The RNA shown here (transfer RNA) has 71 nucleotides and comes from Candidatus Daviesbacteria bacterium RIFCSPHIGHO2_01_FULL_41_45. The coordinates come from a structure-prediction model, not an experiment, and the mean pLDDT is 81. Taxonomically the source falls in Candidatus Daviesiibacteriota (Bacteria, Bacteria candidate phyla). Rfam family: tRNA. About the family: Transfer RNA (tRNA) molecules are approximately 80 nucleotides in length. RNAcentral holds the sequence, with entries from ENA.

RNA sequence: AGGCCUGUCGUUCAAUGGUAGGACAGCGGUCUCCAAAACCACUAACGAGGGUUCGAUUCCUUCCAGGCCUG
Numbered sequence: 001a002g003g004c005c006u007g008u009c010g011u012u013c014a015a016u017g018g019u020a021g022g023a024c025a026g027c028g029g030u031c032u033c034c035a036a037a038a039c040c041a042c043u044a045a046c047g048a049g050g051g052u053u054c055g056a057u058u059c060c061u062u063c064c065a066g067g068c069c070u071g
Stems, first nucleotide, its partner, number of pairs: 001070007010024004018054001026042001028040003047063005
């Protein structure tokens, strides 16, 4: 320099244009003499800008960050 892939709660992983969800973690509760475990409930996120669309996590584009390949 060229090409490709990825970016979503604190962590990890879903969601192929129509309500953003699971697990772990956190907080609260039930249970227990106390705790652990179990169960119930709650909190919490789409990397940034622009475009297409009635509607974008999803499609297009530019940037940013990370990774891989070629030289």